[in-house]
RNAcentral holds the sequence, with entries from ENA. This is a predicted structure of a 360-nucleotide RNA (Bacterial RNase P class A) from Brevibacterium sp. HMSC22B09. The organism belongs to Brevibacterium, within Bacteria.
RNA sequence: ACAGGCCACCAGACGGUCGCGUUCGGGCCUCGUGCCCGGCCGAGGAAAGUCCGGGCUCCGCAGAGCGCGGUGGUGGCUAACAGCCACCCGGGGAAACCCGCGGGAAAGUGCCGCAGAAAGCUAAACCGCCAGCGUGCUGGUAAGGGUGAAAAGGUGGUGUAAGAGACCACCAGGGCCCGCGGUGACGCGGGCCGCUGGGUAAACCCCACCGGGAGCAAGAUCGUGCAGACGGCUAUACGGCUGCUCGUCGUGCCGUCGGGUGGAUUGCUUGAGGCCUGCAGCAAUGCAGGUCCUAGACAGAUGACCGUCGCCCAGGCUUCCGCCUGGGAACAGAACCCGGCUUAUCGGUGGCCUGUCCGU
Numbered sequence: 001a002c003a004g005g006c007c008a009c010c011a012g013a014c015g016g017u018c019g020c021g022u023u024c025g026g027g028c029c030u031c032g033u034g035c036c037c038g039g040c041c042g043a044g045g046a047a048a049g050u051c052c053g054g055g056c057u058c059c060g061c062a063g064a065g066c067g068c069g070g071u072g073g074u075g076g077c078u079a080a081c082a083g084c085c086a087c088c089c090g091g092g093g094a095a096a097c098c099c100g101c102g103g104g105a106a107a108g109u110g111c112c113g114c115a116g117a118a119a120g121c122u123a124a125a126c127c128g129c130c131a132g133c134g135u136g137c138u139g140g141u142a143a144g145g146g147u148g149a150a151a152a153g154g155u156g157g158u159g160u161a162a163g164a165g166a167c168c169a170c171c172a173g174g175g176c177c178c179g180c181g182g183u184g185a186c187g188c189g190g191g192c193c194g195c196u197g198g199g200u201a202a203a204c205c206c207c208a209c210c211g212g213g214a215g216c217a218a219g220a221u222c223g224u225g226c227a228g229a230c231g232g233c234u235a236u237a238c239g240g241c242u243g244c245u246c247g248u249c250g251u252g253c254c255g256u257c258g259g260g261u262g263g264a265u266u267g268c269u270u271g272a273g274g275c276c277u278g279c280a281g282c283a284a285u286g287c288a289g290g291u292c293c294u295a296g297a298c299a300g301a302u303g304a305c306c307g308u309c310g311c312c313c314a315g316g317c318u319u320c321c322g323c324c325u326g327g328g329a330a331c332a333g334a335a336c337c338c339g340g341c342u343u344a345u346c347g348g349u350g351g352c353c354u355g356u357c358c359g360u
Base pairs, nucleotide, nucleotide: 001356002355003354004353005352006351007350008349009348010347012309013308014307015306016305017304018303020042021041023039024038025037026036027035028034029032044331048342049341051340052339053338054337055336056215057214058213059212068211069210070209071208072207073087074086075085076084077083088102089100090099091098092097103206104205108204109203110200111199112198126145127144128141129140130139131138132137133136153171154170155169156168157167158166172196173195174193175192176191177190178189179188180187181186219266220265221264222263226259228257229256230255231254232253233252237251238250239249240248241247273292274291275290276289277288278287279286280285311328312327313326314325315324316323317322
């Protein structure tokens, strides 16, 4: 220099004019939380999808079990997780490194289209091979052919009528036992057993672990007007049941209680918080010290224009440095708050690492 891998970060800067929201200070009046003036602050790396996990709130809940849902190599981190870190195993790459929905198919059940004789548990006989005879049947046979994504370990030999792990050697896998290393997943080495049992668990199922439900439109407080309940008061008034008496109901006023709707306040933003340094740890992360406060709307503010500079692209000029002209600058946007994952994104910066080539 080129090609590649991993991690972290930025998301234009400054100034001016106009405008918006919260809040503070001042002023004005028609006193509405109204208008005017000034000040502070005012979106993101994803604020998004709402897919996981937690805080918080209300409801539910003796304990245990069944059922349902989720998670799934091992160890660690964390408030927790389907997240992160490190490692193991399998796969990819020459390497840095990347990918894996990575428990169990030898507990049981189901399924495996078409083709094929047969799609799985003392396998199976379509062609072929061998034997027998009554010559087209019976028996043996998984070496060979054919079908299929997949056909019951592979190669060679012994053996046999022909064959076959039937037996033998080597190779591959599995099971059991032992030793060593590792916290562990697992790795390495040795011995024994011919044990050779297809795939599918994002099919049922089995094993281990985890899990109450609903959500800030949660919930709490205040309280105008309008229903309602209870108690009291007055004329013992009026009206209904009823012609009369008693009783009772309704109409008025006062007090207490109280329902849903609309409204206001609260929840609301200082939090598992950001940044810097040190220590422990391979790391995720934790601890300690210092420092900072940085949106809280409720039809929902955070915008528009101009100037200068910077960034990227294209064209032209120039020996180079560079200059000129034109164009571009994404995805998007808080609504209770955090930790993740996933998806979208014009461009740019830094660090570490791998490979090849060149120079010293």

It is recorded under the gene name rnpB.